[in-house]
């Protein structure tokens, strides 16, 4: 330099046009003499920009980051 893949919560992952979810972590409450465990509740995210569409996390393009291959 060229080609391809990936980017969603603090972390690990779903979701692939129509309300963004789970586990774990974090906070609070219940329980306990106290801690842990358990149960309940709460806050928290679609890399950025443009485009297509009635509607984009999802489709297209570019940029950024990251990984793999070729040279």
């Nucleotide at each position: 330099g060229c080609u391809c893949g990936c980017g969603u919560a603090g972390u690990u992952c779903a979701g692939u046009g129509g309300c963004a979810g789970a586990a774990u972590a974090c906070a609070a409450a219940u329980c306990u003499c106290g801690u842990a465990a358990a149960u309940u509740u709460g806050g928290g995210a679609c890399a950025u920009g443009c485009g297509u569409u009635c509607g984009a996390u999802u489709c297209g393009c570019a940029u950024c980051g990251u990984g793999a291959g070729c040279u």